This is a predicted structure of a 356-nucleotide part of an RNA (large-subunit ribosomal RNA, domain IV) from a Candidatus Nanopelagicales bacterium. The coordinates come from a structure-prediction model, not an experiment, and the mean pLDDT is 86. Lineage of the source: Bacteria > Bacillati > Actinomycetota > Actinomycetes > Candidatus Nanopelagicales.
Context: one part of a larger RNA
């Protein structure tokens, strides 16, 4: 100086991002125990007493001996001294600094957010408000189901059947869950417009008979046959098109004016939309400006609590607000307590270091 362990006057969180760490509490009987609550809880709440060992006494109790007592005369029931033992008590005394004496052994309470809750998680830097969760809600699925493996054959679902079983959000409970179908996307509808292959098969190419035909040779022109191209018309689903449908993905306004102080605007006007945010919460795990503003609590509070509304950019199963209990979860506050600290000291081990 490192590692681990003991003490510490006075104060007692001032240390510090933060009481990390430590110290404290810890058993067991007895008194006693608040808000709040889903009446179960909360609850070891919180706070208080007591606690050894000797004598000595008093209740209760186990055994069950002598012994008495019933009777259905027995491996039978009741009662029961002594003796044997277990628990509670009174009273006197003893010792210590201390009597759960060592080891073992909860520190408590208030107020806030999240998550209801018991679980689950990043083997090896995140245990958490993440994921599960029960409950809720929507969409398929009628059975050789829907769904997933698989080329298949099979299998699984399921040896089940709509109280089933797939998917997909949302997350106990409680009060709720407001508007918009313009867009996407699903479901439905099929009248008309679009549309592929296929069917079609008009027009037009190409090629020519030993001479059909036109001319002087040698061109031109041309039927059948073969064959290129190929129009109209026929034709599904999609999409257009029309409706439904937000616990489907989503989305849910500006401007300008206006009360007999001033503000401010219940009201009026005016554009724009599919509608133009409703309950309820709100500087919030969301607030830029912002340590907004007042109020609490402190001598002194950028956090925290409680209000306010101006919400940069809350809001209703991407759930919205509230919940008792519960949490190695986050944060503000108390009390107790303490070498964290003012400010250090001083011992016990093991090292390091020096010497051998």
């Nucleotide at each position: 100086c490192c590692g681990u362990g003991g003490u510490u006057a006075a104060g007692g969180a001032a240390c510090u991002c933060g009481g990390c760490a430590a110290a404290a509490u810890g058993c067991c009987c007895c008194c006693g125990u608040a808000a709040c609550u889903u009446a179960g809880g909360g609850a070891u709440a919180a706070g208080g007493g007591g606690g050894g060992c000797c004598a000595u006494u008093u209740c209760c109790g186990g055994u069950g001996u002598a012994g008495g007592g019933a009777c259905u005369u027995g491996c039978u029931c009741c009662c029961g001294a002594a003796g044997c033992u277990g628990g509670a008590g009174g009273u006197g005394g003893c010792c210590g600094c201390a009597g759960a004496g060592a080891c073992u052994a909860g520190g408590c309470u208030g107020a806030a957010g999240c998550g209801a809750c018991u679980g689950u998680u990043u083997a090896u830097c995140a245990a958490a408000a993440a994921c599960a969760c029960a409950g809720g809600u929507c969409c398929g699925u009628g059975c050789g189901a829907a769904g997933u493996c698989g080329c298949a054959a099979g299998a699984c679902g399921c040896a089940g059947u709509a109280u089933a079983c797939g998917g997909a959000c949302u997350g106990a409970c409680g009060c709720c869950u407001g508007c918009c179908c313009g867009g996407u996307g699903c479901u439905g509808g099929a009248a008309c417009g679009u549309u592929a292959a296929g069917g079609g098969g008009a027009c037009g190419g190409g090629u020519u008979a030993g001479c059909g035909c036109g001319c002087a040779a040698g061109c031109g022109c041309g039927a059948a046959g073969c064959u290129c191209u190929g129009a109209a018309c026929u034709u599904a689903a999609g999409c257009g098109c029309c409706a439904g449908u937000a616990a489907a993905c989503g989305g849910c306004g500006g401007u300008g004016g206006u009360a007999a102080c001033u503000a401010u605007a219940a009201c009026c006007a005016u554009c724009c939309u599919a509608a133009g945010g409703u309950a309820g919460c709100g500087a919030a795990a969301u607030u830029c400006c912002u340590u907004g503003u007042c109020g609490g609590g402190u001598a002194a509070g950028u956090u925290c609590c409680g209000a306010c509304c101006u919400g940069c950019a809350c809001g209703a199963a991407u759930g919205g607000c509230g919940u008792a209990a519960c949490g190695a979860c986050u944060u503000c506050a108390g009390c107790g307590c303490u070498g964290u600290c003012u400010c250090a000291a001083c011992c016990g081990c093991g090292g390091a270091c020096u010497c051998g």